The RNA shown here (transfer RNA) has 73 nucleotides and comes from a Nanobdellota archaeon. Its mean pLDDT, the model's own confidence on a scale to 100, is 81. The sequence is in RNAcentral, with records from ENA. Rfam family: tRNA. Rfam describes the family as follows. Transfer RNA (tRNA) molecules are approximately 80 nucleotides in length.
RNA sequence: GCCUCCAUAGCUCAGCGGUCAGAGCGCCACUCCCGUAAAGUGGAAGUCCCGGGUUCAAUUCCCGGUGGAGGCU
Numbered sequence: 001g002c003c004u005c006c007a008u009a010g011c012u013c014a015g016c017g018g019u020c021a022g023a024g025c026g027c028c029a030c031u032c033c034c035g036u037a038a039a040g041u042g043g044a045a046g047u048c049c050c051g052g053g054u055u056c057a058a059u060u061c062c063c064g065g066u067g068g069a070g071g072c073u
Stems, first nucleotide, its partner, number of pairs: 001072007010025004018056001027043005049065005
C1' cells in the first nucleotide's frame, strides 16, 4: 500500500428499511433471611463511532472518514 470483517448500555453481544432500540452479566433500590450469599420484584443507564447520500421513513442500504481485528504484498 491492498483486501475482508467489526464499531449498538459499564462489559459481552442481538437487532430482514416501519412507529418505545433489546438480552445476558454488572450497577441501584426493595422483598426474603438472625446476617451474608442465592432467589424474586422493580429501576437507572444509549448523540446506535463521525460526516454526507438514497428513501415517505435509516441502527439497518450506499459513499467517505476515524478506530479496532485478521490476511496479502